This is a predicted structure of an 84-nucleotide RNA (c-di-GMP-I riboswitch aptamer) from a Bacillota bacterium. Its mean pLDDT, the model's own confidence on a scale to 100, is 85.
RNA sequence: UUCCGAUAAAGGCAAACCUGUCCGAAAGGCAGGGGCGCAAAGCCACGGGCCCUCGGGGUCACCCAGGGCAGCCGGGUUGCCGGA
Numbered sequence: 001u002u003c004c005g006a007u008a009a010a011g012g013c014a015a016a017c018c019u020g021u022c023c024g025a026a027a028g029g030c031a032g033g034g035g036c037g038c039a040a041a042g043c044c045a046c047g048g049g050c051c052c053u054c055g056g057g058g059u060c061a062c063c064c065a066g067g068g069c070a071g072c073c074g075g076g077u078u079g080c081c082g083g084a
Stems, first nucleotide, its partner, number of pairs: 002084004012038002017033004022029002036071001042077003046074003049069005055064003
């Protein structure tokens, strides 16, 4: 440096659900509890996908613009331990 994650150790993250006199129009986020799972379930909306609609337009089918999901897939990037 590349590949792999069977075993071990030190640790890490945290789905559903519950709570909030927190933020948001919503999707969603944040905080506490919780723990299904995760070797990138660290980070980045770049491609696809999915979700939302405060605002603008509309022939009321939708369109524009914007927001969100990194635990949907791909891609980029950084990284712990062990093994080859």